This is a predicted structure of an 86-nucleotide RNA (transfer RNA) from an uncultured Clostridia bacterium. Model confidence (mean pLDDT): 80 of 100.
[in-house]
């Protein structure tokens, strides 16, 4: 230099043929249980706006664009990692 694969919460990982993004698990926080723990069970767990708090609304799939009514998925470019060729 060329070719291929991969990139989704803190981590792993799902999302069927383009149709509610984050299911499920781990970790973390709170609570119940306990003399206290462990285990178990329940709830929460991306960001912003708003609110006393919730609710609610919007945004969010490495990054920037494009196609489409609609994109994690399709197309172009960029970046990073891994592999192959030279």
């Nucleotide at each position: 230099g060329c070719c291929g694969c991969u990139g989704u919460g803190g981590c792993g990982a799902a999302a069927c043929u383009g149709g509610c993004a984050g299911a499920c698990g781990c970790a973390a926080g709170g609570g119940a249980c306990u003399u206290a723990a462990a285990a178990u069970c329940c709830c929460u767990c991306g960001g912003a706006g708003u609110u006393a708090a919730c609710c609610c609304u919007c945004c969010g799939u490495a990054c920037c664009g494009g196609u489409u009514c609609g994109a994690g998925u399709c197309c172009g470019g960029u970046c990073a990692g891994c592999g192959g060729c030279a």